This is a predicted structure of a 349-nucleotide part of an RNA (small-subunit ribosomal RNA, central domain) from a metagenome. The full RNA is in RNAcentral, with records from SILVA. It matches the Rfam family "Bacterial small subunit ribosomal RNA". Gene Ontology terms of the family: structural constituent of ribosome and ribosome.
Context: one part of a larger RNA
C1' cells in the first nucleotide's frame, strides 16, 4: 500500500456553519462524454504463450500463429452514470393555526441564610475534635431581640422531567430574540446529504485592564496527628471564585459510540402535541416527535448493543496500524504569558 477496523483492546475531530470536492428522489424526451459493441490503422524486433521443427536430448536456436489487455479514426446500441430540456411531489423548504420548554441577551425586583456594623437583654464562657490545641471572649464574646450594610447563590417545586449543536442552562417579572414539535396540506419544486481547508462557538483553571469582595478557599501561617507529616483533621487566610471588556482554546469536552437516510419482533414507563371512543377530575384505542428501561432476530472476544443499534445497507468526513522513547525533540503557526496546534527519529523490548 492493499486489507481490516475505531463503546471498553490502538482508533470518532469538543461542537456547529459552510466554500471547493464527493454522493444524490420519481417520470418522459434528447444527446452520446463515460459505458458496451463491430470495423480499419497502429501497437518495431527480441522476450512471453501455443504448435510443429534444427543441433543425438536438453539448455540453446530458428519458423508459423497467438498475444501485446493500449492508442487513434470510424459505424452502431442507449439500460446505467453524465449533460441538456420538460414535468412531478414522496426528500427539503415556505405559509397558516396551536401549545410546551432552566434555549440566549439585557434590565429590574424578591425572600431565606452566612458575615459585618450599631443598639438592647444577658454573663462566662464560646468554638472546634477521635481527643485536643491554636483561635475568639470580662475592652462583655457565644446566645437572643431590633435596625442597618454588602456580596454571592437561588431551599421546597425537582422528576433516568425539560431546553440547547456542543460547552451548558434552574428565584420572580419585563423587553428583545433563536430553535424544535404538532396540526393543516395552501405554496416552491430536488432547492438535498456530507464536508478537506476556512470561519464561529467552546466548562473549569489561567492571563491583561478596571471594578467588586459576603461566604468559600489554592498558596501561606499556626495548632494537632505522626518515627517524620512540606498531607489527611482543626483555627485563620491571600490570589481566585463575582461583574465589564479582551485573551486563552484545553477536559474522563463521555453515550469513552461522527453526520445523514432507509429497512428490521415485541413489552413497559415518562415528557410535548393531534385524532377517535367511553361509564368523562379520568380511562381506553390510535398517531407524530422526544426521553428511559426490558427484550427477539442479528451482531459481538466477551461485557453487552438491540427501532435513541454496537443489527442490515448506502453516502461523505475524521481517525488507527506493537509497547516504550513521546504527545517528547526539532521546525513552523498561534498566544501577553502559561502554553496550544502540528508532530518525528535514534535507541530499546
Nucleotide at each position: 500500500c492493499u486489507g481490516g477496523g475505531u463503546g471498553u483492546a490502538a482508533g470518532g475531530g469538543g461542537a456547529g456553519c459552510g466554500c471547493a470536492g464527493g454522493c444524490g428522489g420519481c417520470a418522459c424526451g434528447a444527446u452520446a462524454a463515460g459505458u458496451c459493441u463491430g470495423a480499419u490503422g497502429u501497437g518495431a524486433a527480441a522476450a512471453c504463450c501455443c504448435a510443429a521443427g534444427g543441433c543425438u536430448c536438453a539448455a540453446c536456436c530458428a519458423u508459423g500463429g497467438g498475444a501485446c489487455u493500449g492508442c487513434a479514426u470510424u459505424g452502431g446500441a442507449a439500460a446505467c452514470u453524465g449533460u441538456c430540456g420538460u414535468g412531478c411531489u414522496g426528500g427539503a423548504g415556505u405559509g397558516u393555526c396551536g401549545g410546551a420548554g432552566a434555549g440566549g441577551u439585557a434590565a429590574g425586583c424578591g425572600g431565606a441564610a452566612u458575615u459585618c456594623c450599631u443598639a438592647g437583654u444577658g454573663u462566662a464562657g464560646c468554638g472546634g475534635u477521635g481527643a485536643a490545641a491554636u483561635g475568639c471572649g470580662u475592652a462583655g464574646a457565644u446566645a437572643u431581640u431590633a435596625g442597618g450594610a454588602g456580596g454571592a447563590a437561588c431551599a421546597c417545586c425537582a422528576g433516568u422531567g425539560g431546553c440547547g449543536a456542543a460547552g451548558g442552562c434552574g428565584g420572580c417579572u419585563u423587553a428583545c430574540u433563536g430553535g424544535a414539535c404538532g396540526a393543516u396540506g395552501a405554496c416552491u419544486g430536488a432547492c438535498g446529504c456530507u464536508g478537506a481547508g476556512g470561519c464561529u462557538c467552546g466548562a473549569a483553571a489561567g492571563c491583561g485592564u478596571g471594578g467588586g469582595g459576603a461566604g468559600c478557599a489554592a498558596a501561606c501561617a499556626g495548632g494537632a496527628u505522626u518515627a517524620g507529616a512540606u498531607a489527611c483533621c482543626c483555627u485563620g487566610g491571600u490570589a481566585g471564585u463575582c461583574c465589564a471588556c479582551g485573551c486563552c482554546g484545553u477536559a474522563a469536552a463521555c453515550g469513552a459510540u461522527g453526520a445523514a437516510u432507509a429497512c428490521u419482533a415485541g413489552g413497559u414507563g415518562u415528557c410535548g402535541g393531534g385524532g377517535a371512543g367511553c361509564a368523562c377530575a379520568g380511562c381506553u384505542c390510535u398517531u407524530c416527535g422526544g426521553u428511559g428501561c426490558c427484550g427477539c432476530a442479528g451482531c459481538a472476544a466477551a461485557c453487552g448493543c438491540a427501532g435513541u443499534a454496537a443489527g442490515u445497507a448506502u453516502u461523505c468526513c475524521a481517525c488507527c496500524u506493537g509497547g516504550g522513547g513521546a504527545g517528547u525533540a526539532c521546525g513552523u503557526u498561534c498566544g501577553c504569558a502559561a502554553g496550544a496546534a502540528u508532530g518525528a527519529a535514534a535507541c530499546u523490548c